Context: one part of a larger RNA
Formats: sequence, C1' cells, structure tokens
RNA sequence: GGAUGAACGCUGGCGGCGUGGAUAAGGCAUGCAAGUCGAGCGGGAAAAUUUUAAGAUUAUAUCAAGAGAUUUUUCAGCGGCAAACGAGUUAGUAAUACCUUGGUACUUACCUCAGAGUCGGGCAUAGUCCGCCGAAAGGCGGGGUAAUUUCCGAUGGCUCCCGUAAGGGUAAAGCCGCAAGGCGCUCUGAGAUAGGCCUAGGUCUGAUCAGCUAGUUGGUAGGGUAAUGGCCUACCAAGGCUAUGACCAGUAGGGGGGCUGAGAGGCUGAUCCCCAACGAUGGAACUGAGACACGGUCCAUACUCCUACGGGAGGCAGCAGUCGAGAAUAUUCGACAAUGGGCGAAAGCCUGAUCGAGCGACGCCGCGUGCAGGAAGAAGUUCUGCGGAAUGUAAACUGCGGUAGUAGAGGAAAAAGUUAUUGAUUGUACUCUAUGGAAAGGGGCUGCUAACCUCGUGCCAGCAGCAGCGGUAAUACGAGGGCCCCGAGCGUUAUCC
Repeated sequence: GGAUGAACGCUGGCGGCGUGGAUAAGGCAUGCAAGUCGAGCGGGAAAAUUUUAAGAUUAUAUCAAGAGAUUUUUCAGCGGCAAACGAGUUAGUAAUACCUUGGUACUUACCUCAGAGUCGGGCAUAGUCCGCCGAAAGGCGGGGUAAUUUCCGAUGGCUCCCGUAAGGGUAAAGCCGCAAGGCGCUCUGAGAUAGGCCUAGGUCUGAUCAGCUAGUUGGUAGGGUAAUGGCCUACCAAGGCUAUGACCAGUAGGGGGGCUGAGAGGCUGAUCCCCAACGAUGGAACUGAGACACGGUCCAUACUCCUACGGGAGGCAGCAGUCGAGAAUAUUCGACAAUGGGCGAAAGCCUGAUCGAGCGACGCCGCGUGCAGGAAGAAGUUCUGCGGAAUGUAAACUGCGGUAGUAGAGGAAAAAGUUAUUGAUUGUACUCUAUGGAAAGGGGCUGCUAACCUCGUGCCAGCAGCAGCGGUAAUACGAGGGCCCCGAGCGUUAUCC
C1' cells in the first nucleotide's frame, strides 16, 4: 500500500447494487415451511334442479313430511403419486470424504422409442354401525361394505427367470367420453437421466508418535447384495503395512474460487455453484425405484412440557422470532405476478424454494450540501515589530439554477401461452408543472510524513507506531487561531499478503 461476513470511537443528506449469527452443532414460546388427485373407491353432511307423494288448504290450483334421480360443494377414510427434491448447518471426517484419471460385476420411479398383452374368479379391510376401556394420547371386541387395495386360476408367444438340454416357473386395472378416441395397467428390449462400486495420482502439522495388525493378509466353499469384494461365516495357509513415515496424537469438511503479489508463491474456503457429511445424543430396521429418512417409525439416554400419577407429548443446523453466551450480525413483513418444484386430464391447489419489500454507512458505485458576480478587503477572532498581517470572495448583498422533500398531472418494462382474466413489488421507477437552500465531519501538523504560531502546564498533567517529547521561553502535553489529508465518512483495533 491492498484486503475484510468485521467490531469500536466521533460524525452522518440521498439513491442503486450487493451483503448481514464468524461465538453456544447451546435451549426454544408462537405462527407458517409438503401436499395433491372425486377423471381410482365406498360413505357422511349441505345446497340446487327435477320426478313422485302421505297429507293440508281449496276446487283456476297452491303448499308439503317422505321417497327416487341428476348436478355442485364439503368432510374424514381407503387407494395412487410426491414426501429421498427443494431449504439449513459444518459437528464429525486426514480418507469408505474431495479433486483429477481410467473402469464395470450393477440398479434406475417419472420421461422417450419399439414389441406383445390387458381373460376368468375369490377373500378381506378402513371409513361406517353397535358395545366397551381411558383424564388424555389413544385403544379393544362384534356386524357389514368398495376400489387402479389384495389373492387364486388361465395364457407365457423371438425377447424374462432356472436349467447343458429336455423341461419347469412367473403378469395385468381400470377410468373418462354419445362416439371417435384419450389417459392408464402388465411383461420385455433399447435410450436418456440419476446413482452404486472399483481404480491410480494429489490432499495440513508433529519422530519429544517407530514399530502396527488375528477377519488381520491370502485361498477354497457357502451366505448376502442391484452388483464386485473378509462384506459375513466355516475350513486352510501365515501372511499384510512401515523412515518414499506405518501406527499414534493434534488440527481440519473438500473443490470451483477469494485476497495479495510483476510472477513464483503465501494466506484463505463468507455470500454463489458442485460434492460429502449431519439433523438433541447413540443404535436399528420398515416402506419404497430411491432413505437406514431434518418437519416418518421403533429402542435407549439427557433435557423440556401435560397429567385425574395409571400414563402420555416433543426435537427451528427450514422462514421469521425469543432467551443465553458474545466486541458483534436484521422483519414473528407481502405475494405465488414471474422462474422453478409436487399432484392433477384440466381448472387449479400447495410451495418461508423463489420473487419482492423492511432494518444496518457493513461494503462497492453514483449524486448532493449550490453556481456566477461581489472590497486593496465589513464585523468578530488570532498574531503583531502596533505600522499592520491572516481568516478572505470567505460573509453580507445582487442575479441565476433547482438534485432531497411536498402538492398536482401522466405513468412503465418485468406478461409468456390468451375468447377472456391475471403484477406482490406499485401508482414504484421515470416524465412534466408548482414550491422548496434542508444536508460536514473526522484524523493530523518533531522526523519518518503533507501541514505552525500564541497561551497554559512545568519529568506534573499527559503523549507515543518507532526514534522519543514534558524538570519555566514545549512547532511533540492541553487549549485557541491557522494549515494539511480524506470526505458521508474519518480514525482505531484485529487478521492476511
């Protein structure tokens, strides 16, 4: 000199774009953050329309308990898909991570292409009704019901599985539509996408860590897995790693990148992107194409809460917010209009992802605090050799323009698809008219280092990055005046080059 997710002190006008819990992976009140489909299914409730109708009033006909049909809305349930994405954090991890390289013994829901099929039967169960237990959370028994739930049978074809072969085995579901047709379902092949696994090289410090290892190293057989493999088991052999640093200890998520530097390098890993790991702590599996699963389940532990003391409930490292610790880090905001995601045939619903607004000079950038004229030069102040000099065109005064704000008028782009409708931001940005001077400080002035006088103090009070200054003429302390540097900032502290 440059840099920072900074903090502190003094000061503070506006806007744009960014950015903001680095410490306690400490504890959390409250609300929201993952639903959707009635074109898979049976019910409950409500409304409308319509047909019929006990009956009432009447005798043109009107009203109407109830029953049926159709349509719409809604509620919980069964079923399907999603919930493994998106969002957060960096505790652990020094290598089962990450980066680069090569590979294959494997899987891949939804999507695309292609081939074949979609036949016949049955048993349940939730909801619901009845009864019961419990303070609650919730649960038990009985009756009965539907499906794209589930089971059995048929078929099995070039392509599926087992088998050398012969042969044997395994599937399906319907829905919408007047229809045409469409959406599905089952099996198979190929693709795309996404992953699993293997592999070589790279990847911090310590030798005041020198030896480490029994599933250990290899083989055979078996099990297990989507798949290879001591991944696991039995048996057999005695191997395997290590000064090219094993093992142990400490520290640490890795990379793209960021800062600095002429470069080599050094330091670093916030925001954004990719990967990994984690979800109070430890363990486990279930479902599923995919999890050993943040807002799923079970067990244990600690903590918190409810309780009728018998028993239950919970997990903000999602978005806000709160307490705590800390030098220190924001709103319990708006909207799904756009982009994207889930579900759905669609309309649409959900979306604290996202888009926006709010707060903070935390950073970068831009703008302003007026412009022109105006005295040999007011007043005040400071200095003085008492003549004057400086502040200083600075002010006053005159003219002009008019960025913030205020009022009025107009008013976007972002919207794309469309018969129509649809903008949170927003009546915002911006334009015009009128009015409107509202807005400067901080640090320094002995040398390094740009900028000096007077007074006060008297090794005191104090300053200080280093050298050093102060003991009666201090340009170094304190004040005043003047000046220098930067400027909505300026200094200090911390850290890196």